[in-house]
Two RNAs folded together computationally: RNase P RNA and transfer RNA, 473 nucleotides in total. Rfam match: Bacterial RNase P class A.

RNA sequence: GGUGGCGGGCAGAUGGCCGCGGCCGGGACGCCCCGGUCGAGGAAAGUCCGAGCUCCAAAGAGCAGGGCGCCGGGUAACGCCCGGCGAGGGAAACCUCAGGGAGAGUGCCACAGAAAUACACAGCCGGUGGCGGUGCCGCCGGCAAUGGUGAAAUGGUGGGGUAAGAGCCCACCGGCAGCCGGGUGACCGGCUGGCCAGGCAAACCCCGUCCGGAGCAAGACCCGGCAGGGUGCGGGUGGCGACACCCAUGGACUGCUCGUCCAGAUGCACCCGGGUGGGUCGCUGGAGGCGGCGGGUAACCGCCGCCGUAGAUGGAUGGCCAUCGCCCCUCGGGGGGAGUCCCGCCGCGCGGGAGGCCCGGGGGGUACAGAACUCGGCUUACCGCCCGCCUUCCCCA
RNA sequence: GCCGAUGUAGCUCAGCUGGUAGAGCAGCCGCCUUGUAAGCGGCAGGCCGAGAGUUCGAGCCUCUCCAUCGGCUCCA
Numbered sequence: 001g002g003u004g005g006c007g008g009g010c011a012g013a014u015g016g017c018c019g020c021g022g023c024c025g026g027g028a029c030g031c032c033c034c035g036g037u038c039g040a041g042g043a044a045a046g047u048c049c050g051a052g053c054u055c056c057a058a059a060g061a062g063c064a065g066g067g068c069g070c071c072g073g074g075u076a077a078c079g080c081c082c083g084g085c086g087a088g089g090g091a092a093a094c095c096u097c098a099g100g101g102a103g104a105g106u107g108c109c110a111c112a113g114a115a116a117u118a119c120a121c122a123g124c125c126g127g128u129g130g131c132g133g134u135g136c137c138g139c140c141g142g143c144a145a146u147g148g149u150g151a152a153a154u155g156g157u158g159g160g161g162u163a164a165g166a167g168c169c170c171a172c173c174g175g176c177a178g179c180c181g182g183g184u185g186a187c188c189g190g191c192u193g194g195c196c197a198g199g200c201a202a203a204c205c206c207c208g209u210c211c212g213g214a215g216c217a218a219g220a221c222c223c224g225g226c227a228g229g230g231u232g233c234g235g236g237u238g239g240c241g242a243c244a245c246c247c248a249u250g251g252a253c254u255g256c257u258c259g260u261c262c263a264g265a266u267g268c269a270c271c272c273g274g275g276u277g278g279g280u281c282g283c284u285g286g287a288g289g290c291g292g293c294g295g296g297u298a299a300c301c302g303c304c305g306c307c308g309u310a311g312a313u314g315g316a317u318g319g320c321c322a323u324c325g326c327c328c329c330u331c332g333g334g335g336g337g338a339g340u341c342c343c344g345c346c347g348c349g350c351g352g353g354a355g356g357c358c359c360g361g362g363g364g365g366u367a368c369a370g371a372a373c374u375c376g377g378c379u380u381a382c383c384g385c386c387c388g389c390c391u392u393c394c395c396c397a
Numbered sequence: 398g399c400c401g402a403u404g405u406a407g408c409u410c411a412g413c414u415g416g417u418a419g420a421g422c423a424g425c426c427g428c429c430u431u432g433u434a435a436g437c438g439g440c441a442g443g444c445c446g447a448g449a450g451u452u453c454g455a456g457c458c459u460c461u462c463c464a465u466c467g468g469c470u471c472c473a
Stems, first nucleotide, its partner, number of pairs: 001393002004390007012324007020039008041368001045379002048377005053215004060258004065211005070084005085099001086097004100206002105204002107200003121147002123143009155173006176193007219281005228272006234247005249263005274472002288307008325366010340354006398469007407422004416453001424440005446462005
């Protein structure tokens, strides 16, 4: 210098003019004016997960339903993050994996093929019969090596063995089971054994684990406005009565059952009808940010110090101009050892040119996007630029 | 802002335990008719919204995007 990988950061700056929202102060004034101050993001987005918060009385059990799924940590929690294990890819740095169970059960495996979890089509071999036949055909029996089909055909390679073959036997490799050792664990290593075990669980399912529902248009309050009407609310016991209890009824625990709770005439439920304007709170100080020290491989955690940082409600955070910055293209000049691109050859190395670099001129570009209760993540979009670490190749010393 | 549903031919829809994607209307051609319509016969038209993954194989199963549609105020 080229090449690739990983991690982190930035997302234009300054000035002028016009304009917007919140808060504070002043001017007669919560409305108009003036001044001051603050005013989007790494994703504010998609709403895909997890929480806080609010209401459903409290948030119970079982079943159903749904999510997740190697191991160990982190966290308020997670389907997120970190570290490790295994598998796959790459020359390497490194990257990817919804990665439990197919020796619980059920189901599926189209077409092709003889046969898709069981088989014998072609074929090989032995016996026997026939025919003129060192061959062919038929019958009986053995086999699964070879061929063919397929995504997949019951371990692979080599040797022995046999009538032909075959884990039938042997060696190595792979898988499985048992034992021993190491590790918190996933798992790894060794020894022994005999070859009986296709794939799919992002098919049903089994195992483990988690989950009550709704969502700030949740919810609480104030002012104003209209027009009310109808139906239903059971039975029993005790008591003078108020009331208490039991059985029903309705409602809640958002599917079912149990269980529990609530309700009963100034009340509740349903139906018809009516009104539908404004304001306050929730509303931003929170698992907050930054810096230092310490613990930990890391995610993260602890302690100390500092900071105050948007809250709109038809929804503010903008527009124009000037100068500069950054990137791309192009032109002129300078400059060059390698690598990049193009061309040539006497062709595996050389030569030439362009560009990279510096100075100046011209033209173009400067993204994705925008809070709406708040956090932690994930995913997706994004002109480009900068920094750090690492891999590999080349050049120079 | 929050919640939910749906994307298959020009239009409306089927497609289910994953195995070469269909129907009706519309279009084109032919028959019938003096001609048109109706009717009859035939033809063309799709990569199933997009991209990944699981699987031998995806319209279907899973994930991520994109587009369209619907619902949600309060008082008495």